[in-house]
RNA sequence: AGGCUUAUAACUCAAUAGGUAGAGUGCCUGUCUUACAAACAGGCGGUCAUCGGUUCAAAUCCGGUUAAGCCUA
Numbered sequence: 001a002g003g004c005u006u007a008u009a010a011c012u013c014a015a016u017a018g019g020u021a022g023a024g025u026g027c028c029u030g031u032c033u034u035a036c037a038a039a040c041a042g043g044c045g046g047u048c049a050u051c052g053g054u055u056c057a058a059a060u061c062c063g064g065u066u067a068a069g070c071c072u073a
Base pairs, nucleotide, nucleotide: 001072002071003070004069005068006067007066010025011024012023013022019056026044027043028042029041030040031039049065050064051063052062053061
């Protein structure tokens, strides 16, 4: 210098040809227990890295930027 991959909840990760963002863990409350844990039920929690574009509609498609990883020279 050129190329490729990744970026989604506090953490680990889904969301396969565009149509209201999910799971597990976590935290809170309740049931159960003398109490704690476990189990069960309910709840909390995200400007989908960022800036633009396309579209009636974008996590998803296109371009720029940033960060991390890898390959070639």
Predicted 3D model of a 73-nucleotide RNA (transfer RNA) from Botryococcus braunii Showa. Its Rfam family is "tRNA". Rfam links the family to the GO term triplet codon-amino acid adaptor activity. The coordinates come from a structure-prediction model, not an experiment, and the mean pLDDT is 82. The source organism's lineage runs through Eukaryota, Viridiplantae, Chlorophyta, Botryococcus and Botryococcus braunii. The RNAcentral record of the sequence draws on ENA.